Predicted 3D model of RNase P RNA and transfer RNA as a complex of 449 nucleotides. It holds a member of the Rfam family "Bacterial RNase P class A". Gene Ontology terms of the family: dimeric ribonuclease P complex, tRNA processing and ribonuclease P activity. Rfam classes the family as a ribozyme.

RNA sequence: ACCGCAAGCCGUUCUAUCGCUGCUCUUCGGAAUACUGAAGGGGGGAGGAAAGUCCGGGCAACACAGAGCAUCCCACUUCCUAACAGGAAGGAUUUGUAGGAAUACAAAGACAGCAAGUGCCACAGAAAAUUACAGCCGUGCAGCAAUGCGCGGUGAUGGUGAAAAUGUGAGGUAAGAGCUCACGGAAAUGAUUGGUGACAGUUAUUUCGGGUAAACCUUGGGAGUUGAAAGACCAAAUAAACCGAAGCUUAAGAGCUGCUCGCUCAAUUUCGGAGGGUAGGUUGCUUGAGCUUGUUGGCGACAACAAGCCUAGAUAAAUGAUAGAAGUUCUUCUUCGGAAGAAUACAGAACCCGGCUUAUAGGCUUGCCUUUUUU
RNA sequence: GGUUGCGUAGCUCAACUGAAUAGAGCGUCUGACUACGGAUCAGAAGGCUAGGGGUUUGAAUCCCUUCGCGACCA
Numbered sequence: 001a002c003c004g005c006a007a008g009c010c011g012u013u014c015u016a017u018c019g020c021u022g023c024u025c026u027u028c029g030g031a032a033u034a035c036u037g038a039a040g041g042g043g044g045g046a047g048g049a050a051a052g053u054c055c056g057g058g059c060a061a062c063a064c065a066g067a068g069c070a071u072c073c074c075a076c077u078u079c080c081u082a083a084c085a086g087g088a089a090g091g092a093u094u095u096g097u098a099g100g101a102a103u104a105c106a107a108a109g110a111c112a113g114c115a116a117g118u119g120c121c122a123c124a125g126a127a128a129a130u131u132a133c134a135g136c137c138g139u140g141c142a143g144c145a146a147u148g149c150g151c152g153g154u155g156a157u158g159g160u161g162a163a164a165a166u167g168u169g170a171g172g173u174a175a176g177a178g179c180u181c182a183c184g185g186a187a188a189u190g191a192u193u194g195g196u197g198a199c200a201g202u203u204a205u206u207u208c209g210g211g212u213a214a215a216c217c218u219u220g221g222g223a224g225u226u227g228a229a230a231g232a233c234c235a236a237a238u239a240a241a242c243c244g245a246a247g248c249u250u251a252a253g254a255g256c257u258g259c260u261c262g263c264u265c266a267a268u269u270u271c272g273g274a275g276g277g278u279a280g281g282u283u284g285c286u287u288g289a290g291c292u293u294g295u296u297g298g299c300g301a302c303a304a305c306a307a308g309c310c311u312a313g314a315u316a317a318a319u320g321a322u323a324g325a326a327g328u329u330c331u332u333c334u335u336c337g338g339a340a341g342a343a344u345a346c347a348g349a350a351c352c353c354g355g356c357u358u359a360u361a362g363g364c365u366u367g368c369c370u371u372u373u374u375u
Numbered sequence: 376g377g378u379u380g381c382g383u384a385g386c387u388c389a390a391c392u393g394a395a396u397a398g399a400g401c402g403u404c405u406g407a408c409u410a411c412g413g414a415u416c417a418g419a420a421g422g423c424u425a426g427g428g429g430u431u432u433g434a435a436u437c438c439c440u441u442c443g444c445g446a447c448c449a
Base pairs, nucleotide, nucleotide: 001371004368005367006366007365008364009363010362012326013325014324015323016322017321018320020045021044023042024041025040026039027038028037029036030035047346051357052356054355055354056353057352058351059227060226061225062224066261067260068259069258071223072222073221074220075219076090077089078088079087080086091111093108094107095106096105097104098103112218113217117216118215119212120211121210133158134157135154136153137152138151139150140149141148142147166184167183168182169181170180171179185208186207187206188205189204190203191202192201193200194199231283232282233281234280242273243272244271245270246269253265254264255263256262290309291308292307293306294305295304296303297302327344328343329342330341331340332339333338376448377447378446379445380444381443382442385401386400387399388398394432403419404418405417406416407415425441426440427439428438429437
């Protein structure tokens, strides 16, 4: 220098004309400082993901009193945070690379528990966890014998399989077996040292128990339900009618977020069905865990303080169209000055935030790896 | 805007409580029967289970994510 990977950041600009939608000012009109119509001026108007709606919160309503069950979610530690399944820093494990090894570096992950219980483990294989097919050993019966038929012991040998009962050696035994011993390996518990902690080191005792919890489940922790079509107010309209069920006196019924306890209700009642009317406006609505810059603290995520700033609010849904110029990238031609052509992504607010995931032309920065060239 | 379900052969559905070649009916194709067609009989083809990733020895099934389609809510 080039190529590739990873992380972070940016993600088109300007001018003119014509529009769209909020805000504000002026003039004129409507009885009018406020409501409204018209004309004119000024100024604002999509994103890094506005997306998916996957998590978490704010806010709001529901008689969320309370208790239990069910259901759902989470799962190494400490910290950050309003909160989180997000983030930061670490621990152990697994994998890869280097190395003789100790170890070092990098990456990954829903990393509690199968040594609590239950279930499942196809085919193959004797056996998939209370196992005996062959083989080995003992023994009973039959047989002259070879051998045959039984009973019992044995996981050491065999092959199968994704997975086969702690590895090696010695003793031991009828044959064998952690049955015993030595040296290892793994796990649990206790003590102690270091660390806030996960955990790591040392030591003692005990054990040898296959896998699977993105199988049921157990342990620990958490969640009341719903969702701006929430809700509040005004206006307009009307069928307090019709049909069905329950209900008029004390214990049944109905209703209340899945269920139960519980709570509430009363004849002008409650629920369901079919139908009629209305279907407009205001608010919620954008000043907020807000943005920018700086300082300080912290390994870091982040926090504190100071100064400055106000930055969309539409409702069938505005944020656009046309013309010109510029920028970036690629291709072709070249008289090396340039010229021509093409491309310029993903996508668009709908109550608001914090994350995650996914889509994305092109560019910038940092780190790592490979190859080549030069010194 | 919110909530929720589904995606398997050309079509309609099974297998969703993991077990290895994913079945059935209709349709399609080939042959038989018939003078020909239908019906009938015999046989065959047709699926990476919407795409991608993970858990597991093993995934249509369990989990995550993307895409597409539908239903409900004033």